C1' cells in the first nucleotide's frame, strides 16, 4: 500500500447471517453462614456495544468513512 479478521462492563466471551426490553463466566460490594479465613447462599452496583456519518418509526446488529490491532499478500 493491498486482502482478511476482531473491537461489547475491571478481565474472557456470547449477542451481529433473521433490527425491536445488552446477557454469561469470572472479578468486585453488602449481608448470611465462621471465633477468624475459604467454600457455599441470597442480593446489589458496573456498559450510552472503538469513533463519526447515513438508512430506518426503531440500529451493538445494516450502508459508508475513519481509528486501533491481529493476520496474509506485495
Nucleotide at each position: 500500500g493491498g486482502g482478511c479478521g476482531u473491537g461489547u462492563g475491571g478481565c474472557g466471551c456470547a449477542g451481529c447471517a433473521u433490527g425491536g426490553a445488552a446477557g454469561c463466566g469470572c472479578g468486585c460490594u453488602u449481608c448470611c453462614u465462621u471465633g477468624g479465613c475459604a467454600u457455599g447462599g441470597a442480593a446489589g452496583a458496573g456498559g450510552c456495544c472503538c469513533c463519526g456519518a447515513g438508512u430506518u418509526c426503531a440500529a451493538a446488529u445494516c450502508u459508508c468513512g475513519g481509528c486501533a490491532c491481529g493476520u496474509c499478500c506485495a
Predicted 3D model of a 74-nucleotide RNA (transfer RNA) from a Candidatus Poseidoniales archaeon. The coordinates come from a structure-prediction model, not an experiment, and the mean pLDDT is 84. Its Rfam family is "tRNA". It is annotated as a transfer RNA. The RNAcentral record of the sequence draws on ENA.